[in-house]
């Protein structure tokens, strides 16, 4: 530098509940707890997709939210080829 991720080492993130703060919401942040994760690191201004919301006679639009939804970018320990 590419590939490969089952051992191993070192570790690391942290689902469901809870408790608290913020938010119309979906969700967010903090502690608690750990289902899991070889990228469960980033990235939604790269494409799809769910949710939430407002507008709409309908198709549908518009804001928003989920990187742990799915391809995709990018970036990283170990170890082996």
């Nucleotide at each position: 530098c590419g590939g490969u991720g089952c051992a191993a080492g070192a570790g690391g993130c942290a689902a469901a509940c809870c408790c608290g703060c913020c938010g119309c919401g979906a969700g967010g942040c903090g502690g608690g707890g750990g289902c899991g994760c070889a990228a469960a690191g980033c990235c939604c201004u790269c494409g799809g997709g769910g949710c939430u919301u407002c507008c709409u006679g309908c198709u549908g639009g518009g804001a928003g939210u989920c990187g742990g939804c799915c391809g995709g970018g990018c970036u990283a320990c170990c170890a082996c080829c």

A computed fold for an 81-nucleotide RNA from a Solirubrobacterales bacterium, annotated as c-di-GMP-I riboswitch aptamer. The prediction has a mean pLDDT of 82. Taxonomically the source falls in Solirubrobacterales (Bacteria, Bacillati, Actinomycetota, Thermoleophilia). The model forms 95% of the base pairs in the Rfam consensus.